Purine riboswitch aptamer from Metabacillus lacus, 102 nucleotides, folded computationally. Of the family's consensus pairs, 100% are formed in the model. The coordinates come from a structure-prediction model, not an experiment, and the mean pLDDT is 78. It matches the Rfam family "Purine riboswitch aptamer". About the family: Riboswitches are metabolite binding domains within certain messenger RNAs that serve as precision sensors for their corresponding targets. Allosteric rearrangement of mRNA structure is mediated by ligand binding, and this results in modulation of gene expression. A class of riboswitches that selectively recognises guanine and becomes saturated at concentrations as low as 5 nM. In Bacillus subtilis, this mRNA motif is located on at least five separate transcriptional units that together encode 17 genes that are mostly involved in purine transport and purine nucleotide biosynthesis. It has also been shown that some members of this family are specific for adenine instead. Hence this family are termed purine riboswitches. Its family is annotated with purine nucleobase biosynthetic process in the Gene Ontology. NCBI's taxonomy places the organism under Bacteria, Bacillati, Caryophanales, Bacillaceae, Metabacillus.
């Protein structure tokens, strides 16, 4: 000095993941029946309708409304599910490069 192997280590390159974004579905919305509160009140269980669809279908504030009856209305803020699509740390695979060492 060259070859050839080749820990730790270096960048890539795949894959599918934790999680994140947008997009659709649905409007966290209605139907119908019972029971319940009553102006410090306005709720509870049931069933059906809503999606190329499984769940879910509530909570919270804010305003009007209803003068003691049975009936809510509006607005707004905030999840979950499923489905497609992009993102992705770390992990896995797979070769590449190569120091100590041999």
């Nucleotide at each position: 000095u060259a070859u050839c192997a080749u820990a730790u280590u270096g960048a890539a390159u795949g894959a599918a993941u934790a999680u994140c974004u947008c997009a659709u579905a649905u409007a966290a919305u209605c139907u119908u029946g019972g029971g319940a509160a009553u102006a410090c009140g306005g709720c509870c269980c049931a069933u059906a309708a809503g999606u190329u669809u499984c769940u879910a279908c509530c909570c919270g504030g804010u305003u009007a409304c209803c003068a003691u009856a049975a009936a809510u209305a509006a607005c707004u803020g905030g999840a979950c599910u499923a489905u497609g699509a992009g993102a992705a740390a770390g992990u896995c695979a797979c070769g590449c490069a190569g120091c100590c060492u041999g």